[in-house]
RNA sequence: GGAGCAGAACAGGUGGUCGCGGCGGGUUCGCCCGUCGAGGAAAGUCCGAGCUCCAGAGGGCAGGGUGCUGGGUAACACCCAGUGGGAGCGAUCCCAAGGAAAGUGCCACAGAGAGGGAAACCGCCUAAGGUCGCCGGCGACGGCGUCCCGGCAAGGGUGAAAAGGUGAGGUAAGAGCUCACCAGUGCUCCCGGUGACGGGGGCAGCUUGGUAAACCCCACCCGGAGCGAGACCGAAUAGGAGAGGAGAAGCUGCCCGCUUCGCUACAACUCUCGGGUAGGUCGCACGAGGCGUCGGGUAACCGGCGUCCCAGAUGAAUGAUCGCCGCGGGGGGGAGACCCUCCGACAGAACUCGGCUUAUGGUCUGCUCCGUCU
Numbered sequence: 001g002g003a004g005c006a007g008a009a010c011a012g013g014u015g016g017u018c019g020c021g022g023c024g025g026g027u028u029c030g031c032c033c034g035u036c037g038a039g040g041a042a043a044g045u046c047c048g049a050g051c052u053c054c055a056g057a058g059g060g061c062a063g064g065g066u067g068c069u070g071g072g073u074a075a076c077a078c079c080c081a082g083u084g085g086g087a088g089c090g091a092u093c094c095c096a097a098g099g100a101a102a103g104u105g106c107c108a109c110a111g112a113g114a115g116g117g118a119a120a121c122c123g124c125c126u127a128a129g130g131u132c133g134c135c136g137g138c139g140a141c142g143g144c145g146u147c148c149c150g151g152c153a154a155g156g157g158u159g160a161a162a163a164g165g166u167g168a169g170g171u172a173a174g175a176g177c178u179c180a181c182c183a184g185u186g187c188u189c190c191c192g193g194u195g196a197c198g199g200g201g202g203c204a205g206c207u208u209g210g211u212a213a214a215c216c217c218c219a220c221c222c223g224g225a226g227c228g229a230g231a232c233c234g235a236a237u238a239g240g241a242g243a244g245g246a247g248a249a250g251c252u253g254c255c256c257g258c259u260u261c262g263c264u265a266c267a268a269c270u271c272u273c274g275g276g277u278a279g280g281u282c283g284c285a286c287g288a289g290g291c292g293u294c295g296g297g298u299a300a301c302c303g304g305c306g307u308c309c310c311a312g313a314u315g316a317a318u319g320a321u322c323g324c325c326g327c328g329g330g331g332g333g334g335a336g337a338c339c340c341u342c343c344g345a346c347a348g349a350a351c352u353c354g355g356c357u358u359a360u361g362g363u364c365u366g367c368u369c370c371g372u373c374u
Stems, first nucleotide, its partner, number of pairs: 001370008010361001012325007020037007039346001043357002046355005051226004063222005068082005083097001084095004098217002103215002105211003121156002123152003129148002132145005164182006183207002185204008230282004240273005247261005289308008327344007
């Protein structure tokens, strides 16, 4: 200098003016003052919880989820530390990583054959049985050749994969058929580890394809709906229940009178009660909380002490503009110091947390590999 790997913090600062929302105070009710006011992802709504309502004896089926070990946590499919497997020269990264010897299914094309100790295209063999021919023999029979039946799975070929590998024995030819070594599997013993597992020894020819984010089996876990959850207050009008109730309304302010309606109950009218709606309040901002420090732990994380209060809208605030300073980049000017100008990421709370994933700007730290120079 180049190429990479892992991690961390940040998300310009400050002042003026105008504007918006919450809270507190003041007020001459017009406003004024003070204070606070988005994020690392507020996003996707993918997991896990708190909280609320509904349901619920207990058990089972169905359905869904999880699946190496130990730890963390309120919990998790998350995190940490490990084990095993895989990728990379390496830093480092990736893995839903129980069971294929309970059963079922599937394995394209090619190939004889894709799971049943099945199958035989080329090939190898002619031991058993048989046909025919030739030869030998007096004969029983024997030898050679040929074909059929048959045997084999070593070699070739197909394929991602054909059922351990190498060598020797064995055989008609072969084959774990037998043996030695190697590999694997199972059982067993010893040592190390909390454990996953690792190291070593012995025994058994046991050699059994892959696929379970295919059905399935095993183990463990799981009620449903969600803050428009839900709780409280609660009009007007209409309607409901109950009680009172013989008069009520108009002409007409009062009395008389007249008119209309009603008259033993489902009337009018008055009162009371309760439900619902509009609307309002709470839920709703003190929390598995932030920061600092000390201690425990490899770590995730936990504990003690101190300190802080940090958005709360609902037709939904959190903005605009001007100056100064700072950082990075582009362009221009200048001999230079420097000056001028332009640009500066993704995105925006809506009950609240813990995670994951995705979007995104530059910065810093540690580490790896390669090249060059000293």
Molecule: Bacterial RNase P class A
Organism: Candidatus Effluviviacota bacterium